This is a predicted structure of a 1479-nucleotide RNA (small-subunit ribosomal RNA) from Capsicum annuum.
Its Rfam family is "Bacterial small subunit ribosomal RNA".
RNAcentral holds the sequence, with entries from SILVA.
Model confidence (mean pLDDT): 84 of 100.

RNA sequence: AGAGUUUGAUCCUGGCACAGGAUGAACGCUGGCGACAUGCUUAACACAUGAAAGUCGAAUGGGAAACACGAGAAACGACAUUUCUAGUGUAAGACAGGUGAGUAAUGCAUAAGAACCUGCCCUCGGGAGGGGAACAACAGCUGGAAACGGUUGCUAAUACCUCGUAGGCUGAGGAGAAAAAGGAGGAAUCCACCCGAGAAGGGGCUCGUAUCUGAUUAGCUAGUUGGUGAGGCAAUAGCUUACCAAGGUGAUGAUCAGUAGCUGGUCCAAGAGGAUGAUCAACCACACUGGGAUUGAGACAUGACCCAGACUCCUAUGGGAGGCAGCAGUAGGGAAUUUUCCAUAAUGGGCAAAAGCAUGAUGGAGCAAUGCCGCCUGGAGGUAGAAGGCCCAUGGGUCGUGAACUUCUUUUCCCAAAGAAGAAAAAAUGACGGUAUCUGGGGAAUAAGCAUCAUCUAACUCUGUGCCAGCAGCCGUGGUAAUACAGAGGAUGCAAGUGUUAUCCAGAAUGAUUGAGCAUAAAGCAUCUGUAGGUGGCUUUUUAACUCCGCCGUCAAAUGCCAGGGCUUAACCCUGGACAGGUGGUAGAAGCUACCAAGCUGGAGUACGGUAGGGGCAGAGCGAAUUUCUAGUAGAGUGGUGAAAUGCGUAGAGAUCAGAAAGAAUACCAAUGGCGAAAGCACUCUACUGGGUCGACACUGACACUGAGAGAUGAAAGCUAGGGGAGCAAAUGGGAUUAGAUACCCCAGUAUUCUUAGACAUAAAUGAUGGAUACUAGGUGCUAUGUGUGUCGACCCGUGCAGUGCUGUAGCUAACACAUUAAGUAUCCUACCUGGGGAGUACGUUCGUAAAAAUAAAACUCAAAGGAAAUGACGGGGGCCCAGACAAGCGGUGGAGCAUAUGGUUUAAUUUGAUGCAAAGCGAAUAAACUUACUAGGGCUUGACAUGCCGCGAAUCCUCUUGAAAGAGAAGGGUGCCUUUGGGCAAGCGGACACAAGUGGAGCAUGGCUGUCGUCAGCUUGUGCUGUAAGGUGUUGAGUUAAGUUCCGCAACAAGCGCAACCCUCGUGUUUAGUUGACAUUGUUGAUUUUUGAACCCUAAAUAGGUUGCCGGUGAUAAGACGGAGGAAGGUGAGGAUGACAUCAAGUUAUCAUGCCCCUUAUGCCUUGGGCGACAUAUGUGCUACAAUCGCCGGGAUAAAAGGUCGCUAUCCCACGAGGGUGAGCUAACCCCAAAAUCCCAUUCUCAAUUUUGAUUGUAGGCUACAAGUCACCUGCAUGAAGUCGAAAUUGCUAGUAAUCGUCGGUCAGCUAUACGGCAGUGAAUUCGUUCCCGGGCCUUGUACAAACUGCCCAUCACACUAUGGGAGCUGACCAUGCCCAAAGUCAUUACCUUAAUCGCAAGAAGAGGGAUGUCGAAGGCAGGGCUAGUUACUGGAGUGAAGUUAUUAGAAGGUAGCCAUACUAGAAGUUGCGGCUG
Repeated sequence: AGAGUUUGAUCCUGGCACAGGAUGAACGCUGGCGACAUGCUUAACACAUGAAAGUCGAAUGGGAAACACGAGAAACGACAUUUCUAGUGUAAGACAGGUGAGUAAUGCAUAAGAACCUGCCCUCGGGAGGGGAACAACAGCUGGAAACGGUUGCUAAUACCUCGUAGGCUGAGGAGAAAAAGGAGGAAUCCACCCGAGAAGGGGCUCGUAUCUGAUUAGCUAGUUGGUGAGGCAAUAGCUUACCAAGGUGAUGAUCAGUAGCUGGUCCAAGAGGAUGAUCAACCACACUGGGAUUGAGACAUGACCCAGACUCCUAUGGGAGGCAGCAGUAGGGAAUUUUCCAUAAUGGGCAAAAGCAUGAUGGAGCAAUGCCGCCUGGAGGUAGAAGGCCCAUGGGUCGUGAACUUCUUUUCCCAAAGAAGAAAAAAUGACGGUAUCUGGGGAAUAAGCAUCAUCUAACUCUGUGCCAGCAGCCGUGGUAAUACAGAGGAUGCAAGUGUUAUCCAGAAUGAUUGAGCAUAAAGCAUCUGUAGGUGGCUUUUUAACUCCGCCGUCAAAUGCCAGGGCUUAACCCUGGACAGGUGGUAGAAGCUACCAAGCUGGAGUACGGUAGGGGCAGAGCGAAUUUCUAGUAGAGUGGUGAAAUGCGUAGAGAUCAGAAAGAAUACCAAUGGCGAAAGCACUCUACUGGGUCGACACUGACACUGAGAGAUGAAAGCUAGGGGAGCAAAUGGGAUUAGAUACCCCAGUAUUCUUAGACAUAAAUGAUGGAUACUAGGUGCUAUGUGUGUCGACCCGUGCAGUGCUGUAGCUAACACAUUAAGUAUCCUACCUGGGGAGUACGUUCGUAAAAAUAAAACUCAAAGGAAAUGACGGGGGCCCAGACAAGCGGUGGAGCAUAUGGUUUAAUUUGAUGCAAAGCGAAUAAACUUACUAGGGCUUGACAUGCCGCGAAUCCUCUUGAAAGAGAAGGGUGCCUUUGGGCAAGCGGACACAAGUGGAGCAUGGCUGUCGUCAGCUUGUGCUGUAAGGUGUUGAGUUAAGUUCCGCAACAAGCGCAACCCUCGUGUUUAGUUGACAUUGUUGAUUUUUGAACCCUAAAUAGGUUGCCGGUGAUAAGACGGAGGAAGGUGAGGAUGACAUCAAGUUAUCAUGCCCCUUAUGCCUUGGGCGACAUAUGUGCUACAAUCGCCGGGAUAAAAGGUCGCUAUCCCACGAGGGUGAGCUAACCCCAAAAUCCCAUUCUCAAUUUUGAUUGUAGGCUACAAGUCACCUGCAUGAAGUCGAAAUUGCUAGUAAUCGUCGGUCAGCUAUACGGCAGUGAAUUCGUUCCCGGGCCUUGUACAAACUGCCCAUCACACUAUGGGAGCUGACCAUGCCCAAAGUCAUUACCUUAAUCGCAAGAAGAGGGAUGUCGAAGGCAGGGCUAGUUACUGGAGUGAAGUUAUUAGAAGGUAGCCAUACUAGAAGUUGCGGCUG
């Protein structure tokens, strides 16, 4: 410090998720030791048991015990000593300890203040005189179960009372009220007591600032705010009360509601800051819940009291007792938190004169890996790289020097000896603890796990599983080759731990002060006016709030930081120091902000003079058009559409002419123009009126900018009431279209549209761009208005200001774009935004007659949603171009019969693959057996075939039996090659095991091969340039071409794969060669039979030729195209081979090869027969035809190419023929196949299912073969179906082509060939052209598509699940109000009762207590509210969910452009009207 995830890819926006650190943690697995810490975060739930606050006998009267003493037998005695102490009494108990319920301020933090109190301790001054009366204890009697009492009597004090006196207090004064205590000691003396003053520390009170969330809480307040009097308090004060006044508080957030102890600190962070408030420390609050007072220096009191309530316990039922949020501990709750331990040795506080006592404070130990820190689980050597595991290409690799083994050490562990510090002041005193530590001995001995290993993220393989089981933080993974699941081996990380979960901070600049944004991603209010507020021009002065600076105080300690030091180190602990920051005080400065005062004119405004304008409001008026009405003419249609129909019309439409009426809107001018704040504003004239701008520079003198609330205006639609209503037109009704058509189209048509007065307050109210000010290159238009020079003037050329456009530099931007009219550079103010959906919805509130509007969530759900741009693909987008794509033609298919292939059906099997173009006369260039993969039987099991081992004997051949064959059995003949004579080699048979075999699976595991787009002209690279990037450029553009062919231009320049060319065949010539081919002449023969010749034909080798080369005009002087000449051939001469990058998970695992899976007496192998040939039927591809351009018969002429020895076969003979017999020649330019046929000549038939056609069937034969029944071909004779040119639709072909005619070959014993592949013969027609259909190429445009339109995607309905709103109600919590009842208790009143101290001679008085009454008053009750939570019959929408239904709304012109507001309407998406926007 970043990284993953939206896309096919990119940049951005933006969320989600990760890596880090932390914790009072918990859970899983595992667990050796020690030091230091920490340990109910939940039920402020309930608590058994022990126990946490006692102490003092030197305050006191008694009592008890002990020892000694005296006397004594003993009881007993008084004095002295010691110990104990129930009561009285003093001080303590208000500290220490616990908890965080309440509390948003009576709190806390910080900084100040004045009207106060203060026990113990310290300092100073002074004092303690005289009297007195009781009450506990105790004793007697007595009540009660107990707790606890009652009554009579006695008694002490440092308990209580009185008098005197003092300083002090109150009071103007007079005067008033008002202290004390003793104890110990032989004594000195010590301790205690009272008054006053002071200090320290502690406490009470007041105040400034700061202190969470909500406005869907906006008003709150009656002792409330203030005053006066009185009361009250330690003290101020409405603290309380009577009276008076009507205040006080709040948008700087009162009140209300929710949540919460606050701080020092702690965790995170670079910091700013965010979160938090365990342990330790300070403060506060609380002590079962609520209320109350008493005592006291201090309490409204955790281990005190009273009352009420809830709960628990005891009880004799009459009544009592209790409060662990002290320490342990228990139950419960919970994911979860310890011992009913030791000691007062240390420290601290309490009491005491002290010894001392008590102390669950505290010091320690125990439990827990809860955390942090430290240590160890061994060190060295050791390769046969052991065994074993795992992997493997079978060679090996790895675990791995790791182990074993050898040697060494002893932290730790066990045993034994010694043994602290902590203890202070001479001694004594140690819970921890025989602990820490140390010495010796023993023996590698007692000690390693957890998680992860697809990416982020360090670390990879095998096996199993097969969208199952499962994993997962996000993206995702798993559907038979999973580095992602599970196991294993290995590796990586950390380590006595490790991983998960939860929470916080960081990363997150996703709340932005530092430090984000708002045209299009979320985000500028519809527009303006303006209040509070914020901000504010120039000069001078004052002040010093802000600011700056010096000094002082403070912000407890601890923590943190720095420096030292102590525990063996560290954690931990100790000592010292300091910055920054906050806050208060104080001295100073005066540049900025601010304040005071005085000025200025530049901002702003006023007055003056011009000027443009659909600015506003009101009134009046013209014309064109439309519709309606009236009258005439005329006479059949009109109207409307893609085409129609509904409609109107012989009762006279439409058309035409004349007249009349009505309402609404204003053509041309008109524009990128003008005005207005926006909405908006347009015929002409008039009245009234707002604003802008220009000029000149008179006046005011900062008067300014923005603007939360607030107010005003605000299209269209819709609403209320009145008017009006021509046209148009939601709804509605018809007609069409359609599968349907609640639509688009057509005919009608109401509200509305117009107007007046109200009300509504929203739009894509948009420049999707808030307002103001200043600055920052230009160029070029338009509008309004000034001005300069010259000119008579028009005009031209300059120059200002205000507005309004285009273009463009810097800059900015994610890009697109913006760019003096900023989206640039800056300042000020303001609105708004923080992932998508849920949702602009629910609830609540405000507003409205309503429709609605405004404000505005949550649960739940997803990992995206989104912006811009790039490349493709696509479009019922556009442009250009090509092609038998259409057009112009010729011939077919589709109808018939047959052949063949396929689907389907059937079957024991009908083996299998191929299935739009691009499967279907295809794999198959030949299924009778074989082939053959299928099926029914019969057989074999190392196998039909390969290699290795052992044994036998060569191999091989012949015959026989049985059997359907395979097979089984028997008999006979025969005896290989080499040799070192041991044996070996080759072939065969038998045996055992490795194996062999598989046309078994998957072409979606593959190679190779092939099809297709397409013989279409495209597809790319290097370097450069350009863009943040994906990419672009080049390859686009102007021409041209069959062509990315070529030329010109150009930030491109080159190059590659394709195109073309090179190759083959054909077309012309030349040269060479001349047999088997050719033939001119001569002779010769039955015959090219022989001879001569090499000119021709031909053959087959070489070579020439064609390249827009030449000419003309054209084109840009190019490329080229057109025409012409020459030429055998002319613009690619014709044909072939040749198939770029890619696409289709195209085809093939059954050609072959191949990894994996499966089978192994079978899914292998052999064999016989059957099947692949079935047959209601459907489709494809063909053949033959339907006839007269024909058929039949006779005669005649002329090819090319190919094949042949297991072959082609001449000739002759036989047969009607297929064929049979014979057999010459030929291994082929020699012989043979071999006859070419359309054609020509001649005959016959004459439009008919025929002298057409030739299916089907009968019969007789032939050939091949082991075999012709299933199931071949051929021949003769006989038979003689359908078919008379073929609906919708569809196909081939542009010249030696189509059409037509024959001929050959391969496969092959034969053949299903009408197929396939060649060959030559005869030999046409047409092409204006590119509008349209199919396909393709280039450019451009739109896109929400990228699996790429067979794409994407919206809504209802049905089903399942989830959360949620409403809801008659029901139940609970909380809050306040009013009333009733009213405990304890203070206060007040009363004078009913009682009364030791004082007064009084006495009676009695004062005072006190009790009782009673009153105010207040907790709990309780009643009433109506508020707020909140839970639940709920029924009901509403929402969300989610591989394969449901209906349609097709959006995205392309998405097939009616879409969207916004509004209104009507419809199963649903939607449709239509009105206005607006361009996204």